Record summary: A computed fold for a 73-nucleotide RNA from Candidatus Andersenbacteria bacterium RIFCSPHIGHO2_01_FULL_46_36, annotated as transfer RNA. Its Rfam family is "tRNA". From the family's description: Transfer RNA (tRNA) molecules are approximately 80 nucleotides in length. Rfam classes the family as a transfer RNA. RNAcentral holds the sequence, with entries from ENA. Taxonomically the source falls in Candidatus Anderseniibacteriota (Bacteria, Bacteria candidate phyla).
């Protein structure tokens, strides 16, 4: 050039047949403690890479693009 996989909370990562975005670990409040730690309970954090289509509705379906990674040339 082509081809194929991945981009989702601060970090690893799921998300079924399109139907109101989740865990684990971290932060943060509380409880416990003489204090820390471990433990126990709770919050707070997400235009789901970018733009655009389909759709009543889209992380999920099609399209362009931009970044990682592997192949072939």
């Nucleotide at each position: 050039g082509g081809g194929c996989g991945g981009u989702u909370a601060g970090c690893u990562c799921a998300g079924u047949u399109g139907g109101u975005a989740g865990a684990g670990c971290g932060c943060c409040u509380g409880g416990u403690u003489u204090a820390c730690a471990c433990c126990c309970a709770g919050u707070a954090g997400g235009u789901c890479g970018u733009g655009g289509g389909u759709u009543c509705g889209a992380g999920u379906c099609c399209c362009u693009c931009a970044c990682c990674g592997c192949c072939c040339a």